[in-house]
RNA sequence: UCAUCAAGAGCAGUCGAGGGAAUGGCCCGAUGACACUGCGGCAACCCCCAAAUGGGAUAGGUGCCAAGUCCAACGGUAAUACCGGCAGAUGA
Numbered sequence: 001u002c003a004u005c006a007a008g009a010g011c012a013g014u015c016g017a018g019g020g021a022a023u024g025g026c027c028c029g030a031u032g033a034c035a036c037u038g039c040g041g042c043a044a045c046c047c048c049c050a051a052a053u054g055g056g057a058u059a060g061g062u063g064c065c066a067a068g069u070c071c072a073a074c075g076g077u078a079a080u081a082c083c084g085g086c087a088g089a090u091g092a
């Protein structure tokens, strides 16, 4: 810089108090969250096959597996709704 972000997919072990980016809310958490490790899974960005706008799924590199990026915030419209933007995340 570009693309995507309403779908999808969790068990076990270790540790022990905060965690969900930041502000507010709301939520998760000693019935053990978060994190780490193991195994499993989801997805299809790279990739692979085929050569196409389409298809495939583990051989590989990543990513992901509470809640819509958890919601809002800033702007527009009459609006609690919708659209856009900022910020963020992931990939190339």
Stems, first nucleotide, its partner, number of pairs: 001092005010039005018028003023072003040065003045061002048056002069087001074084004
A computed fold for a 92-nucleotide RNA from uncultured Megasphaera sp., annotated as SAM riboswitch aptamer (S box leader). The source organism's lineage runs through Bacteria, Bacillati, Negativicutes, Veillonellales and Megasphaera. The coordinates come from a structure-prediction model, not an experiment, and the mean pLDDT is 77. Of the family's consensus pairs, 97% are formed in the model.